[in-house]
């Protein structure tokens, strides 16, 4: 100097005017006022209600190990498997020796097989019959563990030596799994195919929900009400609980209005410890939007040209969207010292 791999930050700035919301004040004023993703609503929680959530059935969700959190389908840190010359990088990676289903066409055969070809017999001497053969053709994405080499009538894990699976064993690991031994050799791919196995899983979701509290309208029949029914709420469904209920007509409500919920939180900044790291622990500071038709704008100068996009219950987390720049820390060139 060029390529590039990884993590991270900023997300306009300054002045001046005129405006909005909120809280303090009598008032005048003054504080304070979107984001890194406030989006997407895809996951896991907290709160709120329904039996402080209970039996089943059925749906659903996850899937290699160990950790880490309040929890996760998330993160950290391995293992296997794949890519890169590297820094790195992706990986839904339990089970097809539970069972079942699919694998078009082709091909003799698709999980069971001799078309060709090879070998042996027989006698009718054939375009023939039986028998043995998975080395060779042919068909296929797949065809008898792959390569050689001994063997053989001609063949084969039949044998043998590498390899790769499969099992048992031994060592090493917390544990995925690595590594050595030994056998008999061994028949395809597909669970993001149905399924089969371990772990999780109750339903709606701040328009939950919880209190105050204007207005409407009450008539009618029965004269008994326990138990059974019914009717209404609770999860997709049965049970189960739960609360009303004498019958019948008819206002009214998801009642209109207001206050809560809703701003101190599994908070945030720094410092030590501990950890390989996610993360935890002490200690110290910090107080930081809260509407309900919804506030955070706009205008001008100067600068530099400025993207994606705007809170609504509140976290953690994914995953999209994004101007223009800088930082570290590493990798592989090329140059020079």
């Nucleotide at each position: 100097u060029g390529a590039g791999u990884a993590a991270g930050u900023c997300g306009g700035a300054u002045a001046a005017u005129c405006g909005c919301a909120u809280g303090u004040g009598c008032a005048a004023a003054c504080a304070u006022g979107a984001g890194g993703a406030a989006a997407g609503u895809c996951c896991g929680a907290a709160c709120u209600c329904c039996a402080a959530a209970g039996g089943g059935c059925a749906g659903g969700a996850u899937g290699c190990c160990g950790g880490a959190u309040a929890a996760c389908g998330u993160c950290c840190g391995g293992u296997g498997g794949g890519g890169g010359c590297g820094a790195c990088c992706c990986u839904a990676a339990g089970g097809c020796u539970a069972g079942u289903g699919c694998a078009a066409c082709a091909g003799a055969a698709a999980u069971a097989u001799a078309c060709c070809g090879c070998c042996u017999a027989a006698c009718a001497u054939g375009u023939u019959u039986a028998g043995g053969u998975a080395a060779g053709g042919a068909u296929g994405g797949a065809a008898a563990g792959g390569u050689g080499a001994g063997g053989u009538a001609a063949g084969a894990g039949c044998u043998c030596a590498c390899c790769a699976g499969c099992a048992a064993u031994c060592a090493g690991g917390c544990g995925a799994c690595u590594g050595g031994u030994u056998g008999g050799c061994u028949a395809u791919g597909u669970a993001a195919a149905c399924c089969c196995c371990a772990u999780c899983u109750g339903g709606a979701g701040c328009a939950a929900g919880a209190c105050c509290a204007a207005g409407u309208a009450g008539g009618g029949a029965a004269u008994g009400a326990a138990a059974a029914g019914g009717c209404a709420g609770u999860u997709g469904c049965c049970c189960g609980c739960u609360g009303c209920u004498u019958c019948c007509c008819g206002g009214u409500g998801g009642u209109a209005g207001g206050u809560c919920g809703c701003a101190u939180g599994a908070a945030c900044c720094g410092a030590u410890u501990g950890g390989c790291a996610a993360c935890a622990a002490u200690c110290g500071g910090u107080c930081u939007a809260g509407a309900u038709a919804g506030a955070u704008g706009a205008u001008u100068a100067u600068u530099a040209a400025a993207a994606c996009a705007g809170a609504a219950u509140u976290c953690g987390g994914c995953u999209u969207a994004u101007u223009g720049a800088c930082u570290u820390a590493c990798u592989c060139g090329c140059g020079a010292u």